[in-house]
The RNA shown here (transfer RNA) has 75 nucleotides and comes from an archaeon. The RNAcentral record of the sequence draws on ENA. It matches the Rfam family "tRNA". From the family's description: Transfer RNA (tRNA) molecules are approximately 80 nucleotides in length. The family's RNA type in Rfam is transfer RNA.
RNA sequence: GGGCUCGUGGCUUAGUCUGGACAGAGCGGCCGGCUUCGGACCGGCAGGUCGGGGGUUCGAAUCCUCCCGAGCUCA
Repeated sequence: GGGCUCGUGGCUUAGUCUGGACAGAGCGGCCGGCUUCGGACCGGCAGGUCGGGGGUUCGAAUCCUCCCGAGCUCA
């Protein structure tokens, strides 16, 4: 330098192929219940520029393009 895969709450991840309205979940955090207290269990709450810019479209996490980062691979 070429090719491929990946990037979504603090962590792990679904959704992307086939565009659709408020982006879900588990763990973790906070509050409450239960308990002598704690754990477990139950209820609730907060937390996301979907890696970044641009484009297409009525509409983009999803399609196109460039860039950044990680991994694999070829020379």